[in-house]
This is a predicted structure of a 74-nucleotide RNA (transfer RNA) from a Chloroflexota bacterium. It matches the Rfam family "tRNA".

RNA sequence: GGGUGAGUAGCUCAGCUGGUUAGAGCGCACGGUUCACAUCCGUGAGGUCGGGGGUUCAAGUCCCUCCUUACCCA
Numbered sequence: 001g002g003g004u005g006a007g008u009a010g011c012u013c014a015g016c017u018g019g020u021u022a023g024a025g026c027g028c029a030c031g032g033u034u035c036a037c038a039u040c041c042g043u044g045a046g047g048u049c050g051g052g053g054g055u056u057c058a059a060g061u062c063c064c065u066c067c068u069u070a071c072c073c074a
Stems, first nucleotide, its partner, number of pairs: 001073007010026004019057001028044005050066005
C1' cells in the first nucleotide's frame, strides 16, 4: 500500500427484507426476602448505535468518506 471482518448501555453481545418504542445477559442503584450476608424475586437508571455527509416519508440497517481495531496479501 491492497483486501476482508468488527465498532450498538460500564462489560460481553443480539438486532430479520429499512418501518416508526433500540434490546438481552452480567454489572450498578433501590425495594422485597434473611438475625445478617449470599442466593432468589421485583423495580429502575444507564445509549450522539465509532465521527461526518448523502439517499429516503422513514436509517443501527442502504451509499460515500474518515477514524479505531483484528486478520490476510504484498